This is a predicted structure of a 119-nucleotide RNA (SAM riboswitch aptamer (S box leader)) from Glycomyces sambucus. The prediction has a mean pLDDT of 81. Lineage of the source: Bacteria > Actinomycetes > Glycomycetales > Glycomycetaceae > Glycomyces.

């Protein structure tokens, strides 16, 4: 490359640069953006996948009990390693239901991110 899984309606912006697109791709729509978007930089910050610490619960080791280990889609701590700071992943595009048939709900999926395995 390319595969598993888990998550994606919650949260968190300032300042220097820069200089026209920009919200990934392609339709269709909405929006950001010369009051500087995006992006790079500094800084701050927001979560809590990994990691780390605790041992507060449930299992196990064990038939009780106690000590001790170990484990867990559980609880707490932390902020090491990623990650992210408009807008549900901006919304939809294909199936499916439901309908007050309305450009409506709803639910699944395909694609995408991200993060922890695998190769």
């Nucleotide at each position: 490359a390319c595969u598993u899984c888990a998550u994606c309606c919650a949260g968190a912006g300032c300042a220097g640069c820069c200089g026209a697109g920009g919200g990934g791709u392609c339709c269709g729509g909405c929006c950001c953006u010369g009051c500087g978007a995006c992006g790079c930089u500094g800084c701050g910050g927001c979560a809590a996948c990994c990691a780390c610490c605790g041992a507060c619960g449930c299992g196990c080791c064990u038939u009780c009990c106690a000590c001790g280990g170990c484990g867990c889609c559980g609880c707490g701590g932390c902020a090491g390693g990623u990650g992210c700071c408009a807008a549900a992943u901006c919304c939809g595009g294909c199936c499916c239901g439901c309908c007050a048939c309305g450009a409506g709900c709803g639910g699944g999926g395909a694609a995408g991110a991200u993060g922890a395995g695998g190769g």